[in-house]
Molecule: Glycine riboswitch aptamer
Organism: Planctomycetota bacterium
RNA sequence: ACCCAGGUCCAUGGAGAGCUCCCGGCGCAACCGGGACGCCGAAGGGGCAAGCGCUGGAAGCCAGCGCGAAACUCUCAGGUACUAAGGACACGGACCUGGUG
Repeated sequence: ACCCAGGUCCAUGGAGAGCUCCCGGCGCAACCGGGACGCCGAAGGGGCAAGCGCUGGAAGCCAGCGCGAAACUCUCAGGUACUAAGGACACGGACCUGGUG
């Protein structure tokens, strides 16, 4: 070199979990907001394995410290009827950066 990796923007697809109770909004319901409890994991965030490195102890080996992934885990944040919004990730396009050749 669109071969590899990453980033930005646009388009498409995209899950889970109570419209339970209380209060307020003219207000029965619907709807909106707040609080409480329950629940979810796929914005973001925290944690850890193998392994590697360092130090100490006489080798084996042990101990301590550091680096160290996630869709695992925590549930801080966020979310929790429909709609809307958000949404890891996937795919298509445009642009940019770095690497290989």